RNA sequence: ACAUCCUUAGCUCAGUGGUAGAGCUGUAGCCUUCUAAGCUGAAGGUCCCUGGUUCGAGUCCAGGAGGAUGUA
Numbered sequence: 001a002c003a004u005c006c007u008u009a010g011c012u013c014a015g016u017g018g019u020a021g022a023g024c025u026g027u028a029g030c031c032u033u034c035u036a037a038g039c040u041g042a043a044g045g046u047c048c049c050u051g052g053u054u055c056g057a058g059u060c061c062a063g064g065a066g067g068a069u070g071u072a
Base pairs, nucleotide, nucleotide: 001071002070003069004068005067006066007065010024011023012022013021018055027041028040029039030038048064049063050062051061052060
């Protein structure tokens, strides 16, 4: 320099253009003599950024940023 892939909750990851989700962690409660385990609930998100397409974009397109891998 070029090519490919990744970026979504604190962490690991899902997500057919039509209300953003799970597990874990944390948190509140139940249970227990207490703790652990188990059960229940709530909270937690400018979907990396900027534009474009569309009635509607996490998803499609363009540019940019960061990261990983490969080639030279």
Description: This is a predicted structure of a 72-nucleotide RNA (transfer RNA) from Hyphochytrium catenoides. It matches the Rfam family "tRNA". By type it is a transfer RNA. Rfam's curators write: Transfer RNA (tRNA) molecules are approximately 80 nucleotides in length. The organism belongs to Hyphochytrium, within Eukaryota. The RNAcentral record of the sequence draws on ENA. Its mean pLDDT, the model's own confidence on a scale to 100, is 82.